This is a predicted structure of a 364-nucleotide RNA (Bacterial RNase P class A) from an Acidimicrobiales bacterium.
[in-house]
């Protein structure tokens, strides 16, 4: 000085002016009610004032959780859903801290749907011969047989029929450990030493996930569980349109009234839909729920000035010719509007600050 990680934090300010929405008090008005006609209480809200309060870090997505309400509800088990390394935290969560292990990055540091593939079942495209207790396309061998020649045999040479092998080619994301040696007709964990890797048994560490080390055992064993599924743990359903008062008008039910049965009361029948006397559930609709913003389809904004910071443009100065500093005028300043409340999380967002760390160059 230049590239970058993380963690916080703010996201315009200060005056004018013109609105808006709760709430509170005054004021006029409007009605009911009374009156000793002068007023005098109640109420209402489409008026005017004045005094107070009024979005965010995400208020947004409605993804997890909780409170709050109604509704179900002996235990328990099956379906179904969700979660999934360890430890710790929280009122809970799928959250947040620490740490493990895997991955990416020189690095600070980021990333991670991280149980379990020897329970069990399925997939594994294309290409290849063969994709799971696999296979032989080219290819190597051809020791045994087998055909052919040679030779008195004893054996030798050829061929590539049987038949062995998978080393090396090729194909794939993936081909049933690697490299050397030995071995063999060619070959192969067939053998051995090494080194990966599994599985087992131990011994230090750690709460744990794991980690370091040793011994054995050729055991060499594909991947895929955001496929079935298995293993452990968690989970009742709806949600402020929850749910709670209070309730017109019309019309519904029931009740009083009237007529019959009857000696009278219940009772039972019938009628009129008549009275407007009472009740009854429930619509309209109000009120709570509901908040130091707050509802009702939803206020919390608009316009000038002056001021910050960003970028273009003019003039003017300084320069070591990268660039800087001052004046002027101009553009622009995100993302995105609470709805019943919290706690996370996820995403979106011009612009700026502040502290830690890192690498890279120059300089002392």
């Nucleotide at each position: 000085u230049g590239a970058g990680u993380c963690g916080g934090c703010c996201g315009g300010g200060u005056g004018g002016u013109c609105g808006c929405g709760g709430c509170a008090c005054c004021g006029a008005g409007g009605c009911g009610c009374u009156u000793u006609c002068g007023g005098g209480c109640g109420u209402c809200g489409a008026c005017g004032g004045u005094g107070u309060c009024g979005a965010g870090g995400a208020a947004g997505g409605u993804c997890g959780g909780g409170g709050c309400u109604c509704c179900a509800c002996a235990g328990g088990g099956c379906a179904g859903g969700g979660u999934g390394c360890c430890g710790g935290u929280u009122a809970g969560c799928g959250g947040c801290c620490g740490g493990u292990c895997g991955g990416g990055g020189c690095g600070a540091c980021c990333c991670g749907c991280a149980g379990g593939a020897c329970a069990g079942u399925g997939c594994c495209a294309c290409a290849g011969a063969g994709a799971a207790c696999a296979g032989a396309c080219c290819g190597c061998c051809g020791a045994u047989g087998g055909c052919c020649g040679g030779g008195c045999a004893a054996c030798c040479g050829g061929c590539a029929c049987a038949g062995g092998c998978a080393a090396g080619g090729g194909u794939g994301a993936a081909a049933c450990g690697g490299u050397g040696c030995g071995g063999u007709a060619a070959g192969a964990g067939c053998g051995c030493a090494c080194c990966a890797g599994c599985g087992u048994c131990c011994c230090g560490g750690g709460u744990a996930a794991c980690c370091g080390g040793g011994g054995c055992g050729g055991c060499u064993c594909g991947g895929u569980a955001a496929a079935c599924c298995c293993c452990a743990c968690c989970c009742g359903g709806a949600g402020c349109a929850a749910g709670g008062c209070c309730g017109a008008a019309c019309g519904u039910g029931g009740g009083a009234c009237g007529g019959g049965u009857g000696g009278u009361c219940c009772g039972c029948c019938c009628g009129a839909u008549g009275u407007c006397c009472c009740c009854a559930g429930g619509u309209a609709g109000g009120c709570c729920g509901c908040a130091c913003a707050g509802a009702u389809g939803g206020a919390u904004g608009g316009c000038c000035a002056c001021c910050c910071c960003u970028c273009c443009c003019g003039g003017u100065c300084c320069g070591u010719c990268a660039g800087g500093g001052c004046c002027g005028a101009g553009a622009g300043g995100a993302c995105a509007g609470a709805a019943c409340c919290c706690c996370g999380c996820c995403u979106a967002c011009a612009g700026g600050c502040c502290g830690a760390c890192u690498c890279a160059c120059c300089g002392u």

Taxonomically the source falls in Acidimicrobiales (Bacteria, Bacillati, Actinomycetota, Acidimicrobiia). It matches the Rfam family "Bacterial RNase P class A". It is annotated as a ribozyme. Gene Ontology terms of the family: tRNA processing, ribonuclease P activity and dimeric ribonuclease P complex. The gene name in the source record is rnpB.